[in-house]
RNA sequence: GCCACCUUAGCUCAGUUGGUAGAGCAAUGCACUCGUAACGCAUAGGUCAUCAGUUCAAUCCUGAUAGGUGGCU
Numbered sequence: 001g002c003c004a005c006c007u008u009a010g011c012u013c014a015g016u017u018g019g020u021a022g023a024g025c026a027a028u029g030c031a032c033u034c035g036u037a038a039c040g041c042a043u044a045g046g047u048c049a050u051c052a053g054u055u056c057a058a059u060c061c062u063g064a065u066a067g068g069u070g071g072c073u
Base pairs, nucleotide, nucleotide: 001072002071003070004069005068006067007066010025011024012023013022019056027043028042029041030040049065050064051063052062053061
């Protein structure tokens, strides 16, 4: 330098032929216990990397940018 893939909650990851986003763990509260942990219940937490375009409507489609991973040279 070229090519491919990835970027979604604090972490690990789903998701969708375009219609207002979820799980597990973690956090907080409650319950339980002599107490702690575990188990149980509930709550909170997201401008879906950024910018622009298409569309009635974009996490999803298109382009650019940034970061990361791998391959080739």
This is a predicted structure of a 73-nucleotide RNA (transfer RNA) from a bacterium.
It matches the Rfam family "tRNA". From the family's description: Transfer RNA (tRNA) molecules are approximately 80 nucleotides in length. By type it is a transfer RNA.